[in-house]
RNA sequence: CGGGGUGUGGCUCAGCUUGGUAGAGCGCUUGGUUCGGGACUAAGAGGUCGAAGGUUCAAAUCCUUUCACCCCGA
Repeated sequence: CGGGGUGUGGCUCAGCUUGGUAGAGCGCUUGGUUCGGGACUAAGAGGUCGAAGGUUCAAAUCCUUUCACCCCGA
């Protein structure tokens, strides 16, 4: 320098193909249960999707640029 992949709650990931309410597990907080803890159980908080722009009534999703990391080639 060229090509490809990944980026979404604190962590690990789904959702993208086919645009239409941002989700799951674990973790965290509170309550129940217990002498207490764990386990179990009920409820809750927490991200507007790496960044910017564009298309669209509507973008995590499509297009462009860009950043970080990883892989391949030179």
The RNA shown here (transfer RNA) has 74 nucleotides and comes from a Eubacteriales bacterium.
The source organism's lineage runs through Bacteria, Bacillati, Bacillota, Clostridia and Eubacteriales.
It matches the Rfam family "tRNA". By type it is a transfer RNA.
It was read from a public genome assembly.